[in-house]
Context: one part of a larger RNA
Formats: sequence, C1' cells, structure tokens
RNA sequence: UCACGGUUAAGGAACUAGGCAAAAUAGUCCUGUAACUUCGGGAAAAAGGACGCCAUCAGCAAUGGUGGCCGCAGAGAAUAGGCCCAGGCGACUGCUUAACAAAAACACAUGGCUAUGCAAAAUAGAAAUAUGAAGUAUAUGGCCUGACACCUGCCCGGUGCUGGAAGGUUAAGAGGAGAUGUCAUCGCAAGAGAAGCAUUGAAUUGAAGCCCCAGUAAACGGCGGCCGUAACGAUAACGGUCCUAAGGUAGCGAAAUUCCUUGUCGGGUAAGUUCCGACCUGCACGAAUGGUGUAACGAUCUGGGCACUGUCUCAACCGUGAGCUCG
Repeated sequence: UCACGGUUAAGGAACUAGGCAAAAUAGUCCUGUAACUUCGGGAAAAAGGACGCCAUCAGCAAUGGUGGCCGCAGAGAAUAGGCCCAGGCGACUGCUUAACAAAAACACAUGGCUAUGCAAAAUAGAAAUAUGAAGUAUAUGGCCUGACACCUGCCCGGUGCUGGAAGGUUAAGAGGAGAUGUCAUCGCAAGAGAAGCAUUGAAUUGAAGCCCCAGUAAACGGCGGCCGUAACGAUAACGGUCCUAAGGUAGCGAAAUUCCUUGUCGGGUAAGUUCCGACCUGCACGAAUGGUGUAACGAUCUGGGCACUGUCUCAACCGUGAGCUCG
C1' cells in the first nucleotide's frame, strides 16, 4: 500500500450522477391499522406493548393468575421485512440478449379484422405424402391490439384488398388478303409469269390483367392556409377568401413527445435545469400504429420524507491474508 472483516467522539447524506455501499429493521403473541379500491385487497400498512428465572395457586395438561429475584441487555448467541408519500411506464404471474442490457422490450387473458365448408385454408416437399387433425366455423391459419372502466371521431383522392363486367387496351393460338424467291410457258429482247414448293404475312377472332365502375380504414395510411371583426386594451363566439379525399372530434398536453426552455404561475427547499399541480403558445399528442383513467403487482424508472448510519466533515484504531525486507 492492497484485499477482506470489525469499532468509533460530535454531526447525520453535508458524500455522490444517484444514500452506491454500509448501517438500521427483523422472531412469536397482543393491541392497532389510513388514503384508495375492481370490495378480493391495500395489510406484516403505519404505530405501539410483551417475552428470562424462582415460588405459589388453578388446571389431567397445554396454559393462565399472584408474589418475588438477577443483569447494561430475557426472540440475552445464530438464522429471520427498513418504512412512508407522490409520479411515469407496463394491468397482473410469466419470458428474454447461455458469457456487459431483465426492462417501459416479448408473452399474456381480452377485443377486432381476415382466410378457410373439409380431399379446408395455411405449411413442407419434385411428387407420393405429411402437418393442420384422428380436428370441422364455440374449429384451424394469418394480422393487429393488449386486464378492467369510459370510449374509439372525420377522410376511400393515393396504395392495397374485395366485388363488377358494358366499353378501351391486350399474348400465344386460329385466320390467310397480299407480297417475295424459284420455275413450266410466252416474248427478238427487256420482261411477264399458271400450278407446286418455300419465305413472309394484312383484316378478322382471341382470356386474365390493366384502364374503368363500386365497396372497404380495429386495411397501408391521411386528418390545412391567409385576412378582417366586440364601446379601454387584449382576445375573437362571428365574417370573407383559397385549397383539400377530408381538414384532428372526445380526451390528454413543456409530456418516455416542448426546439425556443431552467416557458409562466403555484407547491416543496434557506437556496430546486430535476419533481408535483396548473396554464396551453401541441417546433413535432390524439383515439386497437389505440386515446384517457385505473385498485393490485414490479430485483422497473423519477422526486420527496422518517429511521439509520465512516457515504461524508476527517480521519483514527484493531484483526486476518497478501505485498515489502531478510533467509
């Protein structure tokens, strides 16, 4: 000096990103127990008291009553919750990055949409076949949401999906007008040129799809701008105008979302960029990509308090092991 263990005056979080670590609490019995609540909980809430030994009485005993005794200390050692208040997120138990992340991530019960009538859809395979399922729509597959309560607004123009089939477009195929090559023949020649064979090939016909017409948002998604106006000022219920498929409803809001920003006001502190309650000017919340609440729960995150302490003021000492010196 390091590691581990232990004690400490006065103070008691002043430490620190943060009470990290440590301390404190701890058993059994009795008393008692708030807000809130889904009436089950919350709850071991919180907050208090008792606990040894001896004699005696009652009792079968367990145990209880009465009286007394000792110590600093009677759950005499050891093992054995710290608690409270407020908020965010996720309802919950569960699951996860074997070896840096346990969470607000995943799952979940619930809700919804969608496919599928059975030789089911879906999946694996070249197929046979297998899973689905020895199941049958109260079933099975896919997608989203995520207990519960109250709810879930407007937009189908774009993309997707479903349905439609009049018209437009449209492949191979069918079709074979015409053209070309060759050549009998004709012609003095230039050239013309039947049939056949070969090359090519117009019209016409020709499905789905696309265009088109509808529907559909708990499908992917989207949900405006400018100007004016009230008898102080400010603001604008009101009006005008442009654009759009439609212009964000309820609820919430400086938020896990707010740049400006340490917004402003209130609370808490002597002092608070965090926290809580409001306001709304939402850079850039918003309704199953769910919105807002919510008891219970959480090795979750944030702020505050009580208790407690070597975390600190500020360090000291002790024990064990290592280091160091010598061998």

Predicted 3D model of a 327-nucleotide part of an RNA (large-subunit ribosomal RNA, domain IV) from a metagenome. Rfam family: Bacterial large subunit ribosomal RNA. The coordinates come from a structure-prediction model, not an experiment, and the mean pLDDT is 88.